[in-house]
RNA sequence: GGCGAUAACGGCAAACCCGGCGCAAGUCGGGGGCGCAAAGCCAUGACUCCCUCGUUCUCGGGGAGCGUCAGGCUACCGAAU
Numbered sequence: 001g002g003c004g005a006u007a008a009c010g011g012c013a014a015a016c017c018c019g020g021c022g023c024a025a026g027u028c029g030g031g032g033g034c035g036c037a038a039a040g041c042c043a044u045g046a047c048u049c050c051c052u053c054g055u056u057c058u059c060g061g062g063g064a065g066c067g068u069c070a071g072g073c074u075a076c077c078g079a080a081u
Base pairs, nucleotide, nucleotide: 002081003078004077011036012035016031017030018029019028020027021026034067040073041072042071044070045069046068047065048064049063050062051061053060054059
């Protein structure tokens, strides 16, 4: 360095419920805990979703999702191999 235990110290937090924000997708806070070894960060490529937008009606623009995949950056621990 690869790798990833029924390990340790810890971390994150799906559905659902309550409240705030947003046209919406969604997001923030609280509860909750399905899961996660990058479920930390970055919308870079793909993909999905949304739009009070334009338009030629399928393309452009804007937005959301990194807990969809890939890529980039960073990082705790150390059984087996």